About this RNA: The prediction has a mean pLDDT of 82. Transfer RNA from a Candidatus Heimdallarchaeota archaeon, 72 nucleotides, folded computationally. The RNAcentral record of the sequence draws on ENA. Its Rfam family is "tRNA". Rfam describes the family as follows. Transfer RNA (tRNA) molecules are approximately 80 nucleotides in length. Lineage of the source: Archaea > Promethearchaeati > Candidatus Heimdallarchaeota.
[in-house]
RNA sequence: GCUUCUGUAGCUCAGUGGUAGAGCGCUUGACUUGUAAUCAAGCGGUCGCGGGUUCAAGUCCCGCCAGGAGCU
Numbered sequence: 001g002c003u004u005c006u007g008u009a010g011c012u013c014a015g016u017g018g019u020a021g022a023g024c025g026c027u028u029g030a031c032u033u034g035u036a037a038u039c040a041a042g043c044g045g046u047c048g049c050g051g052g053u054u055c056a057a058g059u060c061c062c063g064c065c066a067g068g069a070g071c072u
Base pairs, nucleotide, nucleotide: 001071002070003069004068005067006066007065010024011023012022013021018055025043026042027041028040029039030038048064049063050062051061052060
C1' cells in the first nucleotide's frame, strides 16, 4: 500500500429501513441475626466521526478514524 471484518449502555453482545434492547454490572428496597443467593424497582446510549439517499437510517451509500485478520 491492497483486500476483508468489526465499532450500539461500565463489560459481552443482539437489533436485515418504522418507539434502541438482553445478559452481566451499579443503585435502592424486600428477605436474612449478618453476608451471599433470590425477588422487585430503578440507573445507564450523540448507535466511532462527518456527509448523502429516504417521509423515516443503528440498519442503505460515500469519505474519514480506530481495532482485528489476510496479502504484498